[in-house]
RNA sequence: GUCCCCGUAGUUCAAUGGACAGAACGAGAGAUUCCUAAUCUCCAAAUGGGGGUUCGAUUCCCUCCGGGGACA
Repeated sequence: GUCCCCGUAGUUCAAUGGACAGAACGAGAGAUUCCUAAUCUCCAAAUGGGGGUUCGAUUCCCUCCGGGGACA
């Protein structure tokens, strides 16, 4: 330099054009306990930035940013 893949809660992963973006672990509060742990209940938390297509975009297109890989 060219090409390919990825970017979603604090972390690891789902979702695939249809709205309330889910789950597990973790965080917080409460219950239980003499106190912890465990268990149960509740609760907050996310689509990398910008533009475009569409009635509707996490999903499709372009560009930028970041990470990884192949070739040279």

Background: Transfer RNA from a Patescibacteria group bacterium, 72 nucleotides, folded computationally. The coordinates come from a structure-prediction model, not an experiment, and the mean pLDDT is 80. It matches the Rfam family "tRNA". Rfam links the family to the GO term triplet codon-amino acid adaptor activity. The sequence is in RNAcentral, with records from ENA.